[in-house]
RNA sequence: UUUUAUGAGAAUUUGAUCCUAGUUCAGGAUGAAUGCUAGCGGCGUGCCUAAGAUAUGCAAGUCGAACGGAUCUCGUGUAGCUCUGCUUGCAGAGCGUAGCGAGCUUAGUGGCGAACGGCUGAGUAACACGUAGGAAUCUACCCCUAACUCGGGCAUAACUUGGAGAAAUCCAUGCUAAUUCCCGAUGGUCUGGUACCCACUCCAGUAAAGAUUUAUCGGUUAGGGAUGAGCCUGCGGACUAUCAGGUUGUUGGUAGGGUAAUGGCCUACCAAGCCUACGACGGUUAUCGGGCCUUAGCGGGCGUACCGGCAGAGGGGCACUGAGACACGGGCCCCACUCCUACGGGAGGCAGCAAUUAGGAAUAUUGCGCAAUGGGCGAAAGCCUGACGCAGCGACGCCGCGUGGAGGAUGACAGCCUUCGGGUUGUAAACUCCUGAAAAUAGCACCGGCUAACUACGUGCCAGCAGCAGCGGUCAUACGUAGGGUGCAAGCAUUGUCCGGAUUUACUGGGCGUAAAGAGUUCUGUAGGCGGUAGCGUAAGUCAGUGGUUAAAUCCUCCGGCCCAACCGGAGAACUGCUUCUGAAACUGCGUUACUAGAGGAAGUUAGGGGAUAGCGGAACUUAUGGUGGAGCAGUGAAAUGCGUUGAUAUCAUAGGGAACACCAAGGGGGUAGCCAGCUAUCUGGGACUUUCCUGACGCUGAGAGACGAAAGCGUGGGGAGUGAAAGGGAUUAGAUACCCCUGUAAUCCACGCCGUAAACGAUGCCUGCUAGAUGCCUGAUUUAUUUUGGGUGUCGAAGCUAACGCGUUAAGCAGGCCGCCUGGGGAGUACGGCCGCAAGGCUAAAACUCAAAGGAAUUGGCGGGGACCCGCACAAGCGGUGGAGCAUGCUCUUUAAUUCGCUGAUAACCGAAGAACCUUACCCAGGUUUGACAUGCUACUGCAAAUUUGGUGAAAACCAAACGUCCUUCGAGGGUGUAGCACAGGUGUUGCAUGGCUGUCGUCAGCUCGUACCGUGAGGCGUACCCUUAAGUGGGUUAACGAGCGCAACCCUUACUGUUAGUUGUAUCACUCUAGCGGAACUGCCGUCGCAAGACGGAGGAAGGUGGGGACGACGUCAAGUCGGUAUUGCCUUUAUGCCUGGGGCAAGAAGCAUGCUACAAUGGCGCGUACAACGGGCAGCUACAUAGCGAUAUGAAGCUAAUCCCUUAAAGCGCGUCCCAGUUCGGAUUGGAGUCUGAAAUUCGACUCCAUGAAGUUGGAAUCGCUAGUAAUCGCAGGUCAGCUAUACUGCGGUGAAUACGUUCUCGGGUCUUGCACACACCGCCCGCCACGUCAGUAAAGCUAAGGUUGUCUUAAGUCUCAUGUAAAUGGGCCCAAGACGAAAUUAGUGAUAAGGAUGAAGGCGUAACAAGGUAGCCGUAGGGGAAUCUGCGGCUGGAUCACCUCCUUU
Repeated sequence: UUUUAUGAGAAUUUGAUCCUAGUUCAGGAUGAAUGCUAGCGGCGUGCCUAAGAUAUGCAAGUCGAACGGAUCUCGUGUAGCUCUGCUUGCAGAGCGUAGCGAGCUUAGUGGCGAACGGCUGAGUAACACGUAGGAAUCUACCCCUAACUCGGGCAUAACUUGGAGAAAUCCAUGCUAAUUCCCGAUGGUCUGGUACCCACUCCAGUAAAGAUUUAUCGGUUAGGGAUGAGCCUGCGGACUAUCAGGUUGUUGGUAGGGUAAUGGCCUACCAAGCCUACGACGGUUAUCGGGCCUUAGCGGGCGUACCGGCAGAGGGGCACUGAGACACGGGCCCCACUCCUACGGGAGGCAGCAAUUAGGAAUAUUGCGCAAUGGGCGAAAGCCUGACGCAGCGACGCCGCGUGGAGGAUGACAGCCUUCGGGUUGUAAACUCCUGAAAAUAGCACCGGCUAACUACGUGCCAGCAGCAGCGGUCAUACGUAGGGUGCAAGCAUUGUCCGGAUUUACUGGGCGUAAAGAGUUCUGUAGGCGGUAGCGUAAGUCAGUGGUUAAAUCCUCCGGCCCAACCGGAGAACUGCUUCUGAAACUGCGUUACUAGAGGAAGUUAGGGGAUAGCGGAACUUAUGGUGGAGCAGUGAAAUGCGUUGAUAUCAUAGGGAACACCAAGGGGGUAGCCAGCUAUCUGGGACUUUCCUGACGCUGAGAGACGAAAGCGUGGGGAGUGAAAGGGAUUAGAUACCCCUGUAAUCCACGCCGUAAACGAUGCCUGCUAGAUGCCUGAUUUAUUUUGGGUGUCGAAGCUAACGCGUUAAGCAGGCCGCCUGGGGAGUACGGCCGCAAGGCUAAAACUCAAAGGAAUUGGCGGGGACCCGCACAAGCGGUGGAGCAUGCUCUUUAAUUCGCUGAUAACCGAAGAACCUUACCCAGGUUUGACAUGCUACUGCAAAUUUGGUGAAAACCAAACGUCCUUCGAGGGUGUAGCACAGGUGUUGCAUGGCUGUCGUCAGCUCGUACCGUGAGGCGUACCCUUAAGUGGGUUAACGAGCGCAACCCUUACUGUUAGUUGUAUCACUCUAGCGGAACUGCCGUCGCAAGACGGAGGAAGGUGGGGACGACGUCAAGUCGGUAUUGCCUUUAUGCCUGGGGCAAGAAGCAUGCUACAAUGGCGCGUACAACGGGCAGCUACAUAGCGAUAUGAAGCUAAUCCCUUAAAGCGCGUCCCAGUUCGGAUUGGAGUCUGAAAUUCGACUCCAUGAAGUUGGAAUCGCUAGUAAUCGCAGGUCAGCUAUACUGCGGUGAAUACGUUCUCGGGUCUUGCACACACCGCCCGCCACGUCAGUAAAGCUAAGGUUGUCUUAAGUCUCAUGUAAAUGGGCCCAAGACGAAAUUAGUGAUAAGGAUGAAGGCGUAACAAGGUAGCCGUAGGGGAAUCUGCGGCUGGAUCACCUCCUUU
């Protein structure tokens, strides 16, 4: 320079938001395990735990071409024997000992190998490993080169004989060989001398082995190579400081020993060093690397398989042999364990391959073969090889394949769902064809969100699920099952572990005002880190190039081989590291020379509660003494305790005492901080400014360290006025260990010494530079000036920053340097340990366990015993009531067979109910009934009715019987009806917390919102705030808002005046009144005053005046408010009953309580007589005139009226006259007796009314509480609905008569707007703290007890090396060191531990109410004392305190 590769988030704190912060998830990986399931193949991989123990077999032998024997076979064959022939000793044949020869085998001697290969990871924090180097070394077998390989000799195993022993094994005797061993010769090498060093020479010593064959293999010496090994060094990689000092062969030197070789490796002597904050020493853990997993990368984690190194071979020690070992399948000794034994003694070591057992969640065959690769021996054939190659077992992993393909709709059956129409499973199946050897297993998890995939049933905070938040309390897509779906697939899911996401330890790449986090103070300053301007040199850092190395495998790229892939092969790249050499010189470092802008010094001024010591002063207070005086003082919300006639308080005088310093005084000054205040003197520190001069980077920061450090507290000695923890008393209170009051000790003060902490705060470390200004104050210099320029101290603001609040030249902005600190909440600033302290305590500082949050800022609400403003019969001012009595009605409670149900603060209680004797009626008892009292459909019988009447049983329902009756028709049947059966009906059964609809309430309060724009990261804000005004978010002014909607108002109804039209039933007629249609009229329109305006006040006119009066009309929403019993309705429940019918009873009970009313208590009255004036309404199963009868309720007759015509219908209070005379009455009418009337089948439970008689309580009502502002309250009667009648004194309307009062908004209640605080948001009926009691859990302390592994010391000391003595040797004896063992102080770690004190946690336990609002005594911090507890009080501090006032400053007009 080019190319390639290269980073995802989500859920969860809140009513909502932004931030901080933790938790959790999605991905990849695994030597894995577990659950369900499972067809095949390839390639890999498989005791992670007990380096526990091991039966059995195998894992290292080989060479006869080193050697002597021996066995066997073959050949030859002496002696001998046998047979045959002939002859009587010859011939032949056979067997065959000895000998000889050849071959096979091999116990022993000898050589080589056995130190490789294989296994494991206990130990080890180390030159063990990795990497790069180094010098003082060795190296069998192998390769190259040179030379030699001559002559002799003594033994010994095997073997023989004898012996011991159970065995293992051993002893003695005799014989023998060699490539065994020894001697001599030679030797260029080596060693020693000559020789202090080097060279030459010389002297002495120092090698060897043969075998087989005719060519090789060996042997010896020397040099070199290769390979392998030993040693040394730089650098690199774990945790812990609650391990800070360690070390005596320790550090170095000299001499010697030892080794292949350097070296305290070892010994003697000498010196006193050496290591350490860049972490020694100690403790814990751990084989190291190549690499593997993950990651965008940097990193983080791991070290199984494969490769390299190291270490180990039952635990511990030791050497021998050898080229190589201190030796896995060698030796010796000690220990533990196991086995054999004749009890005398012996044997053993699977962390080789298989296998067994134990442990464990868990890990394989007592396989085959040396055919391949490799190794050992051999000349070779070959032998050996659990290395290795193969096979077996395990889905343990990766990769590949298969379980079919094409067609096939009446979209079959079955399943599931359903709106009942259908949909879905689903071309899926069946079936046909094809391929093929054969059409041939699919499972697992999930389906509320994160996260792809939904319904039904069951269950009912149960059973259960859950990774997180969470789901489940009767409609669960979250539990279980089913259907369907989604994802992976011979696997799937879960669990464990690691990385990632997590920028959540931040090198890349975080923070510290308020979220966790700046140390009380940089006042002094060590180490360390960083460091001004200019030049020269150097080259350590730095940069460039170069050589070496970075093993192989792995990763990456390309190519190739197994059908592909996994896997394997080849090539390249890479291995970011270390190192060599060369070069560059900007920057940093180092050395040096200069400079003055940093820093410091000098001179001259200057402000100050800076510090220390001594002295002095006045006011106040208190005490004492004396005088005056005479009843109280003091204290509080109110009181009391207390003081006072023994004279207080008050007042005057004098004297004493201690502490603190009014005014000045101010966010004003000084100081590093803590802090510092009367005045004077002495001593003393620091700062600022001005001008020149001097030094010449002397600087900044600062781990540790030192010094200072409020108040409280401690020690010793003084002092003690006032104040005042503790303590005592009085109050308050349910209690009051408090707040309030009266006393009052320590303390507060001084001196000396400790303590070392505070909200020690600007919650803001120190230093330097840079980045708009405006306006005050303090203090310098300068100036004619109100100027300019420094140092400090405040406020507001630009850019910028910030999560926001806010900061803003005094930074929390932009940068640099250094230090300190933080990493979720709780446990906990606690335990243990250490250091400090007289003590109190301080500093340092965890873990288990537990939660899914804890937190910051801001937003909207709600709330406040916070504030401001406003309104309302809210208070006040008035009138009349309720609460007391009797009665009526409703409710609670109680009772009952049942007393049906609902409603319960305001917003239930004369409410649902505008009518419970039966009915109603839902409740209870009894009797009946089951397709039903009611709806629709179907089937069957089919009959033809049904209805009505009569008789019987019965309480009735009902049943039975009889009589009567006998439909229409197109003659198929249909309609209707009955019986039987099936679907279904029915339910005042449940859920108003599944719902619709309707309603109450805040409230007829003035509010609630939207569009666009603007502001804010956002929730949100603005608009809708502010000022004025209004009944009103009504209107006006102003304004980053401009408009709009639902509400307000108006439109609607009614009423008051009037015009006009019409008019019946009103009127004898007209007019008028009246009736009911349509209009008019009122708008702050006019005048005056005030106001910018909106508007307010007053006036005129007018029937009416500022919304004229009244009504209907109720915004967004709140109360899971009320109603499933008005109706409707989801789900659930019931179906010979929770349905239906009938009779009777109950809803009406009655100790008591509550609510709403009526009637009263009387003279503004009662009673009697007379008399006047309404309106709204209702009426045919009705209203009923009138007449007669009755005291009367009513009855009997009987006109009119379907209504402006007739009737209800006499209104009453009022007025006039009379009477009563203040009394339980001529008030009051309850209660009770008697006699009646009416309605109705029926009046007993349980109706109303009438008459006669009776004549209760009650004399104006406690605390408390309700209504009402004008035609209102109060008072008087009338009508209507419901209704057979009535419990109506209720409810809904109507008219008659007809007041009083409102200063005003302090207070009570409710509401609205703005603002403020909040830890509340289920929203103060909120939240929340501690103690006690009970259950559970983990840790801490603890008398002790037990165990483990090290260390130091002493004793004893095996084997063994070394050494000494005797000895030729073997051997014996002695010595040093030393494993194990014994004794044993102290310490560490772990386990356990009666008990103790705290902590955490647990739906509904007890006590209080500490905190959050001014939380009802503002809170909090430190300290001290007290108290059941939260906590209270004292002293000092902080604002992270509300409210009001004042002051200062700023901004704006």

Small-subunit ribosomal RNA from a Patescibacteria group bacterium, 1453 nucleotides, folded computationally. It matches the Rfam family "Bacterial small subunit ribosomal RNA". The sequence is in RNAcentral, with records from ENA. The organism belongs to Bacteria candidate phyla, within Bacteria. Its mean pLDDT, the model's own confidence on a scale to 100, is 82.